[in-house]
Molecule: Bacterial large signal recognition particle RNA
Organism: Actinomycetota bacterium
């Protein structure tokens, strides 16, 4: 130095999460690096921290230290920008609502307007006449009694010497109670029921007659004024929350350098 065989450590990390704390399975990120069993109300351990059982390769491109880089995922931040919602101020900008005005074009008024008197009506209570509705009873029809309803009473029974009587079941007819059933029709009840008269009440608006008055009255469009947080929007305050960015600090894979690290044989 060479080949040969073995032996240590390998045969993926990492971050959340969970844990007293470590691995793991679960999520995730990076990347291609073995198999089986066991594990989320968990499964194996205990600072030498997966247990169990197999397999492959192996003292170096493959292990192990140190530094460089650095995907990545989580935390912190009263750091900044967009969004989103809560709740608030208050009128800064729009708008909305009232009141006046000027203007246009209309409508109504001396056949009598805004305003004002009376008297009514709309309201509400009593009472009464008729009606609609609901509802119940009657009236009609129909059905309807084995036998404790009625009429006739075959057959059968019974009395009687006869002549006659008699009680009476089935079946017909009918018929109470009861069931059904439809338009009218009577009749009864009932009320957030309709009209109509009556007497009472009550009265804020709106309606009509009438009376006095004697000239306005009413609404649209546009423009200015003044009032008003006023159904609201935009802004504005706080305050939640989400998404991208800044900053920090710790962890941190691929990958990079330098360096370190057995044993036995034989040449």
């Nucleotide at each position: 130095c060479c080949g040969u065989g073995c032996u240590a450590g390998g045969u993926g990390g990492g971050g959340a999460g969970g844990u007293a704390g470590c691995g793991g399975u679960u999520c995730c990120c990076u990347g291609u690096a073995c198999u089986c069993g066991c594990g989320a109300u968990c499964c194996g351990c205990u600072c030498u921290a997966g247990c169990g059982a197999g397999a492959c390769g192996g003292a170096a491109u493959c292990c192990c230290c140190a530094c460089c880089c650095g995907c990545g995922g989580a935390c912190g931040u009263u750091u900044g920008u967009u969004c989103a919602u809560g709740u608030g101020a208050g009128u800064g900008c729009c708008u909305c609502g009232g009141c006046g005005u000027g203007c246009g074009a209309g409508g109504u008024g001396u056949u009598g307007a805004u305003g004002g008197g009376u008297c009514g009506g709309u309201c509400c209570c009593g009472c009464g006449g008729c009606g609609a509705c609901g509802u119940c009873g009657g009236c009609u029809c129909g059905u309807g009694a084995a036998c404790c309803c009625g009429g006739u009473c075959a057959g059968a029974u019974c009395c009687g010497g006869a002549a006659g009587g008699a009680a009476g079941c089935a079946g017909c007819c009918g018929u109470a109670a009861g069931c059904g059933a439809u338009c009218a029709c009577c009749g009864g009840c009932g009320g957030g029921u309709g009209u109509c008269g009556u007497g009472g009440g009550g009265g804020u608006g709106c309606c009509g007659c009438u009376c006095c008055g004697g000239a306005g009255c009413c609404g649209c469009g546009c423009g200015c004024g003044c009032c008003g947080g006023a159904c609201g929007g935009c802004g504005c305050a706080c305050g939640u929350g989400a998404a991208c960015g800044g900053c920090g600090g710790a962890c941190a894979a691929c990958g990079g350098u330098g360096g370190g690290u057995g044993c036995a044989c034989g040449g």